[in-house]
Molecule: Guanidine-I riboswitch aptamer
Organism: Rhizobium lusitanum
């Protein structure tokens, strides 16, 4: 200095936090009856939310095959569809920042860097 090198998207998890709900605690008000207001609290299993390159599972997109179907004058070539297969490999990893109400395996990022 090089190479290992990297298609999209869509459901979910792992994990993440606290704007809303809900819980939990504590002042108040109303008043004895369930309420209701404020505060605070994720060292609250939750429900909303975020959420993986390196996590799962589809879907499209690729290659590749069919004496399968269609278009086409037409066997071909092309194109469409449909089925059937195939590749989708590897993959250690910060600090820092960044956006959300807020963190995060989320972005910056298969970056720095190790190998």
């Nucleotide at each position: 200095c090089g190479a290992g090198u990297u298609g999209g998207u869509g459901g979910c998890u792992a994990g993440g936090g606290u704007u809303c709900c809900g819980g939990c605690g504590c002042u108040c008000c109303u008043a004895u009856a369930g309420g209701g207001a404020g505060c605070g609290u994720g060292a609250c299993u939750g429900g909303u939310c975020c959420g993986a390159g390196a996590g799962c599972c589809g879907c499209c997109a690729c290659c590749g095959g069919u004496c399968g179907g269609g278009a086409g004058a037409g066997a071909a070539a092309u194109c469409c569809c449909a089925c059937c297969g195939g590749a989708u490999g590897c993959a250690c990893g910060g600090c820092g920042g960044g956006a959300u109400a807020a963190a995060a395996g989320c972005c910056c990022g298969g970056g720095a860097g190790a190998c």